This is a predicted structure of a 76-nucleotide RNA (c-di-GMP-I riboswitch aptamer) from an Acidobacteriota bacterium.
């Protein structure tokens, strides 16, 4: 110089209630607000959960698990 590990600081993200909007409906979108999250960043790909309807299909969810891709910081 550079890599591994890693304290700690800066910063992020936002859960229930309540307003307002939209959407049969699950729920989505602003506002409040902060219950948690080191992937609570993306993506419906797998499986669960939910909703709809003509029972075979269309929807929702990634703050259920799992998968794939992406990323801050660095003392001793």
């Nucleotide at each position: 110089c550079g890599a591994g590990c890693g304290a700690a600081a800066u910063g992020g993200c936002a859960a229930a209630c309540c307003c307002g909007g939209c959407g049969c409906a699950a729920g989505c979108c602003g506002g409040c607000g902060g219950c948690g999250c080191a992937a609570a960043g993306c993506u419906a790909c797998g499986g669960a959960u939910c909703c709809c309807c003509u029972c075979g299909g269309g929807g929702a969810c990634c703050g259920c698990c799992g998968a794939g891709c992406u990323g801050c910081g660095g003392a001793a």